The part of an RNA shown here (large-subunit ribosomal RNA, domain VI) has 257 nucleotides and comes from an uncultured Clostridia bacterium. It matches the Rfam family "Bacterial large subunit ribosomal RNA". Rfam links the family to the GO terms ribosome and structural constituent of ribosome.
[in-house]
Context: one part of a larger RNA
Order: sequence, then C1' cells, then structure tokens
RNA sequence: CGUAAGAUAUUUGAUGGGAUCUGUCCCUAGUACGAGAGGACCAGGAUGGACGUACCAAUUGUGCAUCGGUUGUUCCGCCAGGAGCACGGCCGAGUAGCGAAGUACGGACGGGAUAAACGCUGAAAGCAUCUAAGUGUGAAACCCACCCAAAGAUAAGAUAUCUCCUCAGAUAAGGACCCUUGUAGACCACAAGGUUGAUAGGUCGGAGGUGUAAGUGCAGUAAUGUAUUUAGCUGACCGAUACUAAUAGUCCGAACG
Repeated sequence: CGUAAGAUAUUUGAUGGGAUCUGUCCCUAGUACGAGAGGACCAGGAUGGACGUACCAAUUGUGCAUCGGUUGUUCCGCCAGGAGCACGGCCGAGUAGCGAAGUACGGACGGGAUAAACGCUGAAAGCAUCUAAGUGUGAAACCCACCCAAAGAUAAGAUAUCUCCUCAGAUAAGGACCCUUGUAGACCACAAGGUUGAUAGGUCGGAGGUGUAAGUGCAGUAAUGUAUUUAGCUGACCGAUACUAAUAGUCCGAACG
C1' cells in the first nucleotide's frame, strides 16, 4: 500500500514445513514344524538405544561481586575495623536465571489408493490362464491421520461486536507518540502497565544463601577461644506497601460505505 467505510477480537485452511528410526526380553510355547538338532508365524506384554520437543520440583553445572576464609601491598593518622589492586588475587559455598549429565513426553492407532506378489471370475484359444472386459488381498514408500506456520490464498475468505457529524477541518470506535517495564527482545516487534495504578525502583516482611558480624564482657602473657548470637550480611525469588518514577499532554483515525 492492497484486501472498496473504519475498527477490535476470534477463526477456516489453499499451501508449506516437521516428525516417520530401532534393539532386547517375557508370554503364547519348547507349541506348530522337524527323525533329531533345533525351533516359529499370528496375537499380547515389558524394558532399552539413538533422535526430537518441553521444563527446572528433585540431581548436577554455571552463577564477574550473594556470604565467608585467606596471602602480599597501598590507603583510610595509629589500634581495631575496612577499602583499592594483584586472573572475580586465591580458596570454600551458593539464590534467581540459563543449561544437561537431570525430569516429562513423542514416533502411535486407524483409514484410502497402490508396488512387487498372491488371488476370484473369465474369454480370445470348447481346455488352460490373476487380464483382455470385470473384481479382491497386499508395504516403513504415496495421500490422510499427528505437530507447527499459514488469507499478499491479489480467488486477498469467515464469525461476533463497536463507531458513524453535515462539509474540509475537527472528531467517533479505535490506535499511536511519550513514559515505567519484562514472561519479550540485535533494532523493530511482542507482552504487562501508566494514578480509576503494584509496571519498575525504594521500603517492610518472607523464602533461599552464607555460616555465628561489629562492639563489649570474660579466659589466656599472647596467638586465640568464648558469651551476647543459629548471629550479621544478603543480586535476580515470593508477597505487601503509592515513598519515587509512569505527570501533563500531543497526534493519527470513518461519515452508511
């Protein structure tokens, strides 16, 4: 821009893509078959491999500054307590998130038309013949079925609902700009919100993490230990709360087609 008014939701599915794998064991049954050795079809059940999709309750990894320990050095006047730098200085743990080695699920069932093949009826050719007319069975292949995208499918589809002044400009339904953001994300888009508000930050409470802060008392010459103290601190998690910021405002957008 189009889809012959403008919108908001919900959709149909032409078409395209994805997937399509397979082992072992048990039972049927040591049955059918076979002299024996051996050893089934069909039907039913269990459990794996590889692959794929989703997810993070548990396991496990990461978790660049969440907590603790610690070395050297510089600084905060000194002690104590801290901060900077040294690969995050090194080391031990670890929330959310993101992952897999973890968890869950999937390939199915069924239908149609067929291939090879096997048939029925059956002439040409008094017989025979699956084929010539006719008509069946039959495969992981094909078309459906399963999952995803999908009306620019210009043949531009469908359903429901909303809006429609009397003249050029402003408006309606509706949308956008702008702003706070994340379940989204390169940008855009998408999604949640914008005071009739919990969208983000802060604050408060909690979870989880770390592991018992500082200061002071006591014991010890001291290093240190111990009590206060399962403390103190705490990014992303869960809630509550308008304290801060989403203020104010501007623009686009039809005229019954």